FMN riboswitch aptamer (RFN element) from Microbacterium sp., 146 nucleotides, folded computationally. It matches the Rfam family "FMN riboswitch aptamer (RFN element)". About the family: The RFN element is a highly conserved domain that is found frequently in the 5'-untranslated regions of prokaryotic mRNAs that encode for flavin mononucleotide (FMN) biosynthesis and transport proteins. Lineage of the source: Bacteria > Bacillati > Actinomycetota > Actinomycetes > Microbacterium. The sequence is in RNAcentral, with records from Ribocentre.
């Protein structure tokens, strides 16, 4: 030292302006990018994590919790180096769980219809489940080990 087992730590980013009585949710701009692979560095490639749901089975103070199955889950091209590159350089796009807040927009349904009411959706950057979780780690330690 490779491996294996049990601990430990560690393990997601981001905002100004503008109008306005009111918007960190319209408008402008800016800015943000979890792990592990890939013949070379990846938010947009393959996959896993989160997160949302079903359904089994365990616990329960009947609130919920836990374990496992299984479904759902976004988005890239040109051009150029090079042995290689949807990963690096240039240019030009593209996306972002749930739950809450909605001056906007969209759709639905109502009324005494030039109006107004009432629903549902509408924030990657705000608030909140999160001092949780978690893919992992080429981060430690112990102990096995050919």
């Nucleotide at each position: 030292a490779a491996c294996g087992u049990g601990c430990u730590c560690c393990g997601g980013g981001g905002u100004c302006g503008g109008u306005g009585g009111g918007a960190a949710u319209c408008c402008g701009a800016a800015c943000c990018g979890g792990c592990g692979g890939u013949g070379a560095c990846a938010g947009u490639c393959c996959g896993c994590g989160a997160g949302c749901g079903u359904c089994u089975c365990g616990a329960u103070u009947c609130g919920u919790c836990g374990a496992g199955a299984u479904g759902c889950c976004g988005a890239u091209c040109c051009g150029g180096u090079g042995g290689a590159a949807a990963u690096c350089c240039g240019g030009a796009a593209c996306c972002g769980a749930c739950g809450g807040u909605g001056a906007u927009g969209c759709g639905a349904g109502g009324c005494g219809c030039a109006g107004c009411c009432u629903c549902g959706c509408u924030a990657g950057u705000c608030c909140g489940g999160a001092a949780g979780g978690g893919a992992g780690g080429c981060a430690g330690c112990a102990c096995g080990g050919u």